[in-house]
A computed fold for a 72-nucleotide RNA from a Chitinophagales bacterium, annotated as transfer RNA. Lineage of the source: Bacteria > Pseudomonadati > Bacteroidota > Chitinophagia > Chitinophagales. Its Rfam family is "tRNA". By type it is a transfer RNA. Rfam links the family to the GO term triplet codon-amino acid adaptor activity. The sequence is in RNAcentral, with records from ENA and MGnify.

RNA sequence: GGCCUCGUAGUUCAACGAAUAGAAUAUCUGACUUCGGAUCAGAUGACGAAGGUUUGAUUCCUUCCGAGGUCA
Repeated sequence: GGCCUCGUAGUUCAACGAAUAGAAUAUCUGACUUCGGAUCAGAUGACGAAGGUUUGAUUCCUUCCGAGGUCA
């Protein structure tokens, strides 16, 4: 340098063009407990960036940024 794959919550992962983008875990609050842990209930928190297509984009297209793989 060419090609391929990937980027979503603090972390690990879903969501095949349309619903308030969900789940687990973590954190916080409450219940329970002598206290803590476990358990139960609730809350907070995310689409790598910029454009394009579309009535509608996490999803399709382009460029850039980052990570990994492969070829030379």